The RNA shown here (glmS glucosamine-6-phosphate activated ribozyme aptamer) has 156 nucleotides and comes from a bacterium. It matches the Rfam family "glmS glucosamine-6-phosphate activated ribozyme aptamer". Rfam describes the family as follows. This entry contains a glucosamine-6-phosphate activated ribozyme that is found in the mRNA for GlmS. GlmS is an enzyme that uses fructose-6-phosphate and glutamine to generate glucosamine-6-phosphate. By type it is a riboswitch. The coordinates come from a structure-prediction model, not an experiment, and the mean pLDDT is 78. The model forms 85% of the base pairs in the Rfam consensus.
[in-house]
RNA sequence: AGGAUCAACCAAGCGCCAGGUCCGUCGGCGGAGACGGAUGACGAGGUGGGGGCAGAAUCGAAGCACUCGGCGGGUGGCCCCCCGGCAGGCACGGUCGAAAGGCAGCAGACAAACCAGCACGGGUAACCGGCUGACAAAUGAGCGCCACGUGCCAGG
Repeated sequence: AGGAUCAACCAAGCGCCAGGUCCGUCGGCGGAGACGGAUGACGAGGUGGGGGCAGAAUCGAAGCACUCGGCGGGUGGCCCCCCGGCAGGCACGGUCGAAAGGCAGCAGACAAACCAGCACGGGUAACCGGCUGACAAAUGAGCGCCACGUGCCAGG
């Protein structure tokens, strides 16, 4: 330096499960019930640092409970301080967060699940996973429109 194998790490549209639903075993069958298990949000987007507040925190995809019902958290919102961009320096004000002003008018791009297929893998099963195939919206980027303050200083 290369190769093989293994554990931890590998969560923030994230984690969890007391309800529900489903499966298995026991219950002589069935039922009630007990025990064990499965399911329980599909991706895109989103965090300068610290603190506080309130909690139904963006976008679309899907649609028989696979996304039902709930709990916690959270990069969303508001406020304060610090740092930074807009903007040669400083101060104040405004606005935003290293893709660093607003609008969302034009045009355009980017998913995963579901689904289909597979002599695919795990599980008795519910179900979980792998490979191949398709389709968004918002944000961002492009075009467009609007905005880019005041004072002092420096420079021409």